Predicted 3D model of a 362-nucleotide RNA (Bacterial RNase P class A) from a Candidatus Omnitrophota bacterium. The coordinates come from a structure-prediction model, not an experiment, and the mean pLDDT is 75. The gene name in the source record is rnpB. The RNAcentral record of the sequence draws on ENA.
[in-house]
RNA sequence: AGGGGGGAGGAGGCGAUCGCGAGCGGAUUUAUUCCGUUCGAGGAAAGUCCGGACUCCACAGAGCAGGACGCUGGGUAACGCCCAGGAGGGGAAACCCUACGGAAAGCGCCACAGAAAACAUACCGCCCGCUUCGUCGGGUAAGGGUGAAAAGGCAGGGUAAGAGCCUACCGCGGUUCCGGGCGACCGGACCGGCAUGGCAAGCCCCGUCCGGAGCAAUGUCAAAUAGGAGAGGAGGAGCGGCUCGCUCCGCCCCGCGUCAUAGCGGGAAACUCUUGGGUAGGCAGCUGGAGGCCGUCAGCAAUGACGGUCCUAGAGUAAUGAUCGCCCGCGACAGAAUCCGGCUUAUACCUCCCCCCUUUUU
Numbered sequence: 001a002g003g004g005g006g007g008a009g010g011a012g013g014c015g016a017u018c019g020c021g022a023g024c025g026g027a028u029u030u031a032u033u034c035c036g037u038u039c040g041a042g043g044a045a046a047g048u049c050c051g052g053a054c055u056c057c058a059c060a061g062a063g064c065a066g067g068a069c070g071c072u073g074g075g076u077a078a079c080g081c082c083c084a085g086g087a088g089g090g091g092a093a094a095c096c097c098u099a100c101g102g103a104a105a106g107c108g109c110c111a112c113a114g115a116a117a118a119c120a121u122a123c124c125g126c127c128c129g130c131u132u133c134g135u136c137g138g139g140u141a142a143g144g145g146u147g148a149a150a151a152g153g154c155a156g157g158g159u160a161a162g163a164g165c166c167u168a169c170c171g172c173g174g175u176u177c178c179g180g181g182c183g184a185c186c187g188g189a190c191c192g193g194c195a196u197g198g199c200a201a202g203c204c205c206c207g208u209c210c211g212g213a214g215c216a217a218u219g220u221c222a223a224a225u226a227g228g229a230g231a232g233g234a235g236g237a238g239c240g241g242c243u244c245g246c247u248c249c250g251c252c253c254c255g256c257g258u259c260a261u262a263g264c265g266g267g268a269a270a271c272u273c274u275u276g277g278g279u280a281g282g283c284a285g286c287u288g289g290a291g292g293c294c295g296u297c298a299g300c301a302a303u304g305a306c307g308g309u310c311c312u313a314g315a316g317u318a319a320u321g322a323u324c325g326c327c328c329g330c331g332a333c334a335g336a337a338u339c340c341g342g343c344u345u346a347u348a349c350c351u352c353c354c355c356c357c358u359u360u361u362u
Stems, first nucleotide, its partner, number of pairs: 001358010012327007020040008042333001046344002049342005054214004066210005071085005086100001087098004101205002106203002108199003123144002125140005152170002155167003171194001172192003176189005218284004228275005235249006252267005291310008328331001
C1' cells in the first nucleotide's frame, strides 16, 4: 500500500425569526388571556416475536390436554436473551455458522435411477460343478454399474474365487479401567470383528418451563334523562289463607254543581324528599426507573457490589414544526402512547480501536 475479519461511537452543526405541548413563577376577574423562564422522540420510538413488572379474575395439591424450549457451566427479575466453554461444520488465516436430547420403545417415509433403500438381494463380472455345456445349478460382495445415501477403510495373510474369515493400523462401539476438567468433553489402556443405513424443522418418547386476561388492565369522583329502593300525608273498622292481601268509611287530588256549604261522579296515581348501582364526563394509573453517567473493587466475560453525581417527553384527537443565512464530505431508515429487558427487521454517510493475509522498503 492492497484485500479481508471482529467491535465501538455518531446520526448534520451554528445563528436569526415565527409557531406548538408541558412544568414553574408573575400579572389579570374564578374560567380565560398575557409575560418570563426551563424542558420537549429513537438507535431502532417499528414488527408486537419472546421474557418480566404492574392490575384484575380464578385457585387444596397434583395431573391431563395444548404450547414453547433442548450440548455444558455461569449471568439475570425473567427469557426462546447474553457470556464463557465443548463438539460438529466452513475458511489459507483473523474469524464465522449450528433446533446440538433420543433412530437396539414403537409407527411412518426415503423421489428418480438401480438387482437391492434395510433381517432383503445378484444386473454385469469372477470362481466351481455337469448323463444336459445353456436363456443351467451353486458360491461370491473383492471389481464394474445406479444413486443424495449400498451393510466400515486400507495393507497383508487366506481361498476354487471371495469375504472381519484371520492379523496390524485407522475408524466405530463399550453399564470397563487410568489421568485431566465443576461439567459438556478430552487423552490413554483394555475389551468387542463391527452386533444390522438415513430422516425426529414426520408422528412420537424423554427432560425442563407455562393458571387466564390485559393500561380499551384497574381504581376513584360523578350530571341530565329513564328505570330501581325507601320515606312523607289521617287514620279508623272489618274479613281472610294474618311479616301480606282485600273491602268499607274518612282524609287527599280532579271534574260537575253551588254565592258558599251540601251533594254526585272519578282517582290511588301524581307530587316532594332521601338513596344504591351504572352511563356521559373529570381525575388517578403516567413516568424517579430492574434509570443514565463517572470511579473503585470482584469476575476471562456476561454481570454484580459499593461510592459519588444527574433528573432527561408524558399527550388524550394527541405537542416536538416552518422559513432564511453560513459551514461540511449535502444528511438514510424512520417518530413516543403503561413501563422495562431482549430478539428480529429497515438504515445515506462519517469517525475510532483490535486482528489476519499478501507485496515492497528499512